[in-house]
Molecule: transfer RNA
Organism: Ignavibacteria bacterium
């Protein structure tokens, strides 16, 4: 310098044809237990990596950036 992927909750990743943003672990709180794990119900957490652009509507389409990984030079 080219090329393919990939950035969404505090970690790990889903997320389908564009039409209300999720799981699981972690965390709070109750049961349960003498008391803890463990388990079971239930709560909270989201500028969707930044900017713009199409659209009645973008996480999801184009376009720049900025990052990380692999691979080529």
């Nucleotide at each position: 310098g080219c090329u393919a992927g990939g950035g969404u909750a505090g970690c790990u990743c889903a997320g389908u044809u564009g039409g209300u943003a999720g799981a699981g672990c972690a965390g709070c709180g109750c049961a349960c237990u003498c008391g803890u794990a463990a388990u079971g119900c239930g709560c909270a957490g989201g500028u969707c990596a930044c900017g713009g652009g199409u659209u009645c509507g973008a996480g999801u389409c184009c376009c720049g950036u900025c990052u990380c990984u692999a691979g080529c030079u």